[in-house]
RNA sequence: CUCCGAGAAGGGCAAACCUGUAGUGAUGCAGGGGCGCAAAGUCUCAGGUCCGCAAUAGCGGAUAGCUGGGCUACCGAA
Numbered sequence: 001c002u003c004c005g006a007g008a009a010g011g012g013c014a015a016a017c018c019u020g021u022a023g024u025g026a027u028g029c030a031g032g033g034g035c036g037c038a039a040a041g042u043c044u045c046a047g048g049u050c051c052g053c054a055a056u057a058g059c060g061g062a063u064a065g066c067u068g069g070g071c072u073a074c075c076g077a078a
Base pairs, nucleotide, nucleotide: 004076005075012037013036017032018031019030020029021028022027035065041071042070043069045068046067047066048063049062050061051060052059053058
């Protein structure tokens, strides 16, 4: 340095749901709350799923905690 991930250490993030708020909607954001996560950090590049407009194809959006992939990264047992 790379691979790897423990009954280690320090920590981190935060599902469903509730409240408020934005949006046509999927859903996002904030607070509460913890199902879980070794990248549950980040990027729509490919696919899937969801939403809107069309209706014939398609166009736009959402989901990174759906899968694959890119970039970055704490610790250090086997």

The RNA shown here (c-di-GMP-I riboswitch aptamer) has 78 nucleotides.
Its Rfam family is "c-di-GMP-I riboswitch aptamer". About the family: GEMM was predicted in a large-scale screen for bacterial structured RNA regulatory elements.